[in-house]
RNA sequence: GCCGGGGUGGCAGAGAGGCACUGCGGUGGACUCGAGAUCCACUGCCCGAAAGGGCACCUGGGUUCAAGUCCCAGCCCCGGCG
Numbered sequence: 001g002c003c004g005g006g007g008u009g010g011c012a013g014a015g016a017g018g019c020a021c022u023g024c025g026g027u028g029g030a031c032u033c034g035a036g037a038u039c040c041a042c043u044g045c046c047c048g049a050a051a052g053g054g055c056a057c058c059u060g061g062g063u064u065c066a067a068g069u070c071c072c073a074g075c076c077c078c079g080g081c082g
Stems, first nucleotide, its partner, number of pairs: 001081007010024004018065001025043006044055004058074005
């Protein structure tokens, strides 16, 4: 240099046009004499007293009524070829 795969919460992954999801971790609670295990709730950012609303999937553009998902360029990681 060329080809292919990948980048999604603190961590690991799923999601392949219309819902940001699961597990771990964390916080609070239940149980217990206490702990562990187990169970329940919450757990990105902003606005708001709350209800609720808006934004967020590496970065910047594009397509579309609608993009994490499709297209282009860039950055980074992995593999192959030379």
This is a predicted structure of an 82-nucleotide RNA (transfer RNA) from Archaeoglobus sulfaticallidus PM70-1.
Its Rfam family is "tRNA". The family's RNA type in Rfam is transfer RNA.